[in-house]
RNA sequence: GCCAGCUUAGCUCAGUUGGUAGAGCAGUUGAUUUGUAAUCAUCAGGUCGCGGGUUCAAGUCCCACAGCUGGCU
Numbered sequence: 001g002c003c004a005g006c007u008u009a010g011c012u013c014a015g016u017u018g019g020u021a022g023a024g025c026a027g028u029u030g031a032u033u034u035g036u037a038a039u040c041a042u043c044a045g046g047u048c049g050c051g052g053g054u055u056c057a058a059g060u061c062c063c064a065c066a067g068c069u070g071g072c073u
Stems, first nucleotide, its partner, number of pairs: 001072007010025004019056001027043001029041003049065001051063003
């Protein structure tokens, strides 16, 4: 330099032919317990890497850029 994949909650990851974002763990609060752990319930947490485009509507499609991983030279 070229090619491919990935980037979504603190972490690991889903997200169906585009219809307005979820789970597990972790965290908060409460119940239970003499207390802790465990268990159960509840709540909070996201400009979906950044910037454009298409569309009535974009995490999803298109373009450019950044970062990470792998391959080729």
A computed fold for a 73-nucleotide RNA from a Lentisphaeria bacterium, annotated as transfer RNA. Its mean pLDDT, the model's own confidence on a scale to 100, is 81. Rfam family: tRNA. Rfam's curators write: Transfer RNA (tRNA) molecules are approximately 80 nucleotides in length. The source organism's lineage runs through Bacteria, Pseudomonadati, Lentisphaerota and Lentisphaeria. It was read from a public genome assembly.